[in-house]
Context: one part of a larger RNA
Molecule: small-subunit ribosomal RNA, 5' domain
Organism: uncultured archaeon
RNA sequence: CCCCACCGCUAUCGGGGUGAGACUAAGCCAUGCGAGUCGUGCGCUCCCAGGCCAUGGUGGGAGCGUGGCGUACGGCUCAGUAAAACAUGGUCAACCUACCCUCAAGACGGGGAUAACCCCGGGAAACUGGGGCUAAUCCCCGAUAGGUGAGAAUGCCUGGAAUUGGCUUCUCACCGAAAGGGUGUUGGAACCAUGCCUUCCAACACCGCUUGAGGAUGGGACCAUGUCCGAUCAGGUUGUUGGUGAGGUAACGGCUCACCAAGCCUAUAACCGGUACGGGCCGUGAGAGCGGGAGCCCGGAGAUGGACCCUGAGACAAGGGUCCAGGCCCUACGGGGCGCAGCAGGCGCGAAACCUCCGCAAUGCGGGAAACCGUGACGGGGUCACCCCGAGUGCCACCCGCUGAGGGUGGCUUUUCCCCGGUCUAACCAGCCGGGGGAAAUAAGGGGAGGGCAAGCCUGGUGUCAGCCGCCGCGGUAAUACCAGCUCCCCGAGUGGUGGGG
Numbered sequence: 001c002c003c004c005a006c007c008g009c010u011a012u013c014g015g016g017g018u019g020a021g022a023c024u025a026a027g028c029c030a031u032g033c034g035a036g037u038c039g040u041g042c043g044c045u046c047c048c049a050g051g052c053c054a055u056g057g058u059g060g061g062a063g064c065g066u067g068g069c070g071u072a073c074g075g076c077u078c079a080g081u082a083a084a085a086c087a088u089g090g091u092c093a094a095c096c097u098a099c100c101c102u103c104a105a106g107a108c109g110g111g112g113a114u115a116a117c118c119c120c121g122g123g124a125a126a127c128u129g130g131g132g133c134u135a136a137u138c139c140c141c142g143a144u145a146g147g148u149g150a151g152a153a154u155g156c157c158u159g160g161a162a163u164u165g166g167c168u169u170c171u172c173a174c175c176g177a178a179a180g181g182g183u184g185u186u187g188g189a190a191c192c193a194u195g196c197c198u199u200c201c202a203a204c205a206c207c208g209c210u211u212g213a214g215g216a217u218g219g220g221a222c223c224a225u226g227u228c229c230g231a232u233c234a235g236g237u238u239g240u241u242g243g244u245g246a247g248g249u250a251a252c253g254g255c256u257c258a259c260c261a262a263g264c265c266u267a268u269a270a271c272c273g274g275u276a277c278g279g280g281c282c283g284u285g286a287g288a289g290c291g292g293g294a295g296c297c298c299g300g301a302g303a304u305g306g307a308c309c310c311u312g313a314g315a316c317a318a319g320g321g322u323c324c325a326g327g328c329c330c331u332a333c334g335g336g337g338c339g340c341a342g343c344a345g346g347c348g349c350g351a352a353a354c355c356u357c358c359g360c361a362a363u364g365c366g367g368g369a370a371a372c373c374g375u376g377a378c379g380g381g382g383u384c385a386c387c388c389c390g391a392g393u394g395c396c397a398c399c400c401g402c403u404g405a406g407g408g409u410g411g412c413u414u415u416u417c418c419c420c421g422g423u424c425u426a427a428c429c430a431g432c433c434g435g436g437g438g439a440a441a442u443a444a445g446g447g448g449a450g451g452g453c454a455a456g457c458c459u460g461g462u463g464u465c466a467g468c469c470g471c472c473g474c475g476g477u478a479a480u481a482c483c484a485g486c487u488c489c490c491c492g493a494g495u496g497g498u499g500g501g502g
Base pairs, nucleotide, nucleotide: 001502002501003500004499005498006497007496008495009494012391013390014389015388016387017386019384020383021349027347028346029345031344032343033342036069037068038067041066042065043064044063045062046061047060048059049058050197051196052195056192057191076302077301078300085227086226087225088224089223090222091221092220095219096218100215101214102213103212104211105210106209108142109141110140111139112138117132118131119130120129121128122127146175147174148173149172150171151170152169153168155167156166157165181207182206183205184204185203186202187201188200189199190198228274229273230272235265236264237263240262241261242260243259244258245257246256247255277299278298279297280296281292282291283290284289304325305324306323307322308321309320327338328337329336330335355381357380358379359378363377364375365374366373367372394412395411396410397409398408399407400406417437418436419435420434421433422432423431445491446490447489448488449487450472451471456486458485459484460483461482467474468473
């Protein structure tokens, strides 16, 4: 000198940027919100409007359930982790990939259940049992297409390499698709009559369904190198190291298991202990280096502690389930419920940290054919002396005052201020533009003055007391050093202090 955090005193305005419960308690949480959407999959209930003997059979809305997709994203935190992570480079001849894109082919036949709803019950509640009806893009069976595996054939392809990948043919075994659903338009047929607005067929278009091949995207696995301190940690290891076989996985593998062998790592630091999410980056510095890993981006891990699982393309799942532990809540004592390291907000802890705000207008994401709906992601406003930049706290004349500071009177001006309009905005706010209003009114402090170190050997008080002081040192009666007054110096909406880093 720069940076970070906190503290004291003080504080007018504008612009921009960045940040704000990381450090301590990954402590505990009242309340609200944070993931839905689709009626162009399907059943049912209700409401509004309209139509009704034929030129008709319509339009809109609400709800319950079923089904589909999503809820594995986005948001938060940094406890654990020294390698099971991260960074860089490589490999997969050992792998998966919903939605999306391209191409090719296809959707045949049959059957079934169940919710909502209705009836009857149990329970304080949470919730739950039995019976009955029904639909589908719900579920099942068969067929075909097809797929997988093994064997064989000789041939071909890619490649550094093919006993192992791909292609062709044959045989065997196993597995085994689909929703011809929805909407619109046009045309046709049947049916309908004061409770109805229905059903079927065809063509075309759109949205969908199934299989295969390829792509894209996202992931998985493996290898090499690197990644803090301690040797007052020197030996460590028994699924340990390797093999054979089997199981398991999307996939290789001691991943798991049986058997066999006795290996494997280690002073180039194994093992143990400590500390710690890693990196991009950030601070400082001329650089070398030193220090940091909050915020933002990439990767990882976690969701009260721990274990396991289902669904699914994907999880061992933050707002899924089960169990154990611990804590809390309700209870009619029989039994139930909850987990903010999401956004706000509260308690606690602390030196230390904001509103229980507005909005989906933008960006993005989910759903939907679309309109649109949802979104505490996000956008916007609010709070905070976080940082940077800019502006102001007046100007002129006369008078009072020995000088100075200051005060008075009059005049001038209007940044900020108030009001109105416009613009801006989702709407405000702010800003900008225009008009009006009145008044210097509404705006200066903090630290210091013995030396270092810029500015008093002025006045009063105190008297080795009270106190000051980073250091040197002041104070014992004339203190330029304490406490005040005056004056002066430095910086200025700031100025000083404490701790930490360079």